[in-house]
Predicted 3D model of a 73-nucleotide RNA (transfer RNA) from a Patescibacteria group bacterium. The sequence was found in a public genome assembly. Its Rfam family is "tRNA". Rfam's curators write: Transfer RNA (tRNA) molecules are approximately 80 nucleotides in length. It is annotated as a transfer RNA. The source organism's lineage runs through Bacteria and Bacteria candidate phyla. Its mean pLDDT, the model's own confidence on a scale to 100, is 81.

RNA sequence: GGGUUCGUAGCUCAGUUGGUAGAGCAGGGGACUCUUAAUCCCAAGGUCGUGGGUUCGAUCCCCACCGAACCCA
Numbered sequence: 001g002g003g004u005u006c007g008u009a010g011c012u013c014a015g016u017u018g019g020u021a022g023a024g025c026a027g028g029g030g031a032c033u034c035u036u037a038a039u040c041c042c043a044a045g046g047u048c049g050u051g052g053g054u055u056c057g058a059u060c061c062c063c064a065c066c067g068a069a070c071c072c073a
Stems, first nucleotide, its partner, number of pairs: 001072007010025004019056001028042004049065005
């Protein structure tokens, strides 16, 4: 330098042949208990890497860039 895959909540990951995003764990509040743990309930937490394009509408399609892993040279 070229190619492939990937980037979504604090962490690990889903998601969708385009219709305004979810789980588990962690953290917070509560119930239970003499207390703790365990268990159960509740709420919160996201510019979906960045910027453009297409579209009535983009996490999803197209382009560029940034970053990571691997392969080739």